[in-house]
Molecule: transfer RNA
Organism: Candidatus Micrarchaeota archaeon
RNA sequence: GCCUCCGUAGCUCAGCGGUUAGAGCGGCCGCCUUGUAAGCGGCAGGUCGGGGGUUCGAAUCCCUCCGGGGGCU
Numbered sequence: 001g002c003c004u005c006c007g008u009a010g011c012u013c014a015g016c017g018g019u020u021a022g023a024g025c026g027g028c029c030g031c032c033u034u035g036u037a038a039g040c041g042g043c044a045g046g047u048c049g050g051g052g053g054u055u056c057g058a059a060u061c062c063c064u065c066c067g068g069g070g071g072c073u
Base pairs, nucleotide, nucleotide: 001072002071003070004069005068006067007066010025011024012023013022018056027043028042029041030040031039049065050064051063052062053061
């Protein structure tokens, strides 16, 4: 330098153009317990990596840039 995959909640990841962006773990509150853990219920937490484009509508498609993994020379 070229090819390819990935970037979504604190972490690990789902989400195949249309409903309100979700789960598990973690955090906080409560229930339960003599108490702790476990268990149960609830709550908070997101510029969907940045910018631009396509579209009535984009996390999703296209372009470019940034970051990371792998491959080739």